[in-house]
RNA sequence: GGGAGCGUAGCUCAAUGGGAGAGCGCGCGACUGAAGAUUGCGUGAUGGCGGUUCGAUUCCGCCCGUUCCCG
Numbered sequence: 001g002g003g004a005g006c007g008u009a010g011c012u013c014a015a016u017g018g019g020a021g022a023g024c025g026c027g028c029g030a031c032u033g034a035a036g037a038u039u040g041c042g043u044g045a046u047g048g049c050g051g052u053u054c055g056a057u058u059c060c061g062c063c064c065g066u067u068c069c070c071g
Base pairs, nucleotide, nucleotide: 001070002069003068004067005066006065007064010024011023012022013021018054025043026042027041028040029039030038047063048062049061050060051059
């Protein structure tokens, strides 16, 4: 330098055009003598800028980051 994959919550991952979710974590409560376990509620995210579309996490372009392959 060229090519491919990936980027979503604090972490690990779903969602492939039409309500952004789960587990763990964190906060508050229930339970307990107190903790732990269990349980209820809550918390918080689509890498950036454009484009297509009535509508974009999803499709397209560029950039950034990261992993791999080729040279």